[in-house]
The prediction has a mean pLDDT of 85. Predicted 3D model of a 73-nucleotide RNA (Glycine riboswitch aptamer) from a marine sediment metagenome. It matches the Rfam family "Glycine riboswitch aptamer". From the family's description: This family represents the bacterial glycine riboswitch. Its family is annotated with glycine biosynthetic process in the Gene Ontology.

Parts: sequence; C1' cells; structure tokens
RNA sequence: CCUGCGGGAGAGUCGAAUAUCGGCGCCGAAGGAGCAACCGCCCCGGGAAUCUCUCAGGCAAACGGACCGCAGG
Repeated sequence: CCUGCGGGAGAGUCGAAUAUCGGCGCCGAAGGAGCAACCGCCCCGGGAAUCUCUCAGGCAAACGGACCGCAGG
C1' cells in the first nucleotide's frame, strides 16, 4: 500500500404529489485547496494535520465516510 469483516460522527427547514428542484440556513470525517515551525540553492522553492476554507460532498433512510480494530496478501 491492497483485500475482506466489524465499528464509524456532524448538520434542516419551507414550498411543490414522489424522485428531485428551488429559497434561506447549516455540517466536515471522501476528494480538493491553504498555511506554521523547520529546511534549502534563501527572489523564491519545499513544507503536516483531525487545523482552516467549504470548490466538491453532506444535513430521513440507503449509499458514502476520515479514523480505529481484527485477519490475510
């Protein structure tokens, strides 16, 4: 790093018959983006996250889901 199994949060309301669409509000744990210390060849470049942003994604269920545990490759 990959596969299988298990656990796995947060945030809604109104209108429209449902999927869904729209208004306003909200969440952060897919992904994405940003930066500190520090380092360098010191203009500039490199530079982490569960932090920040909220582009994406999400706000019944389902799916998904960072991360954790177990087993195997």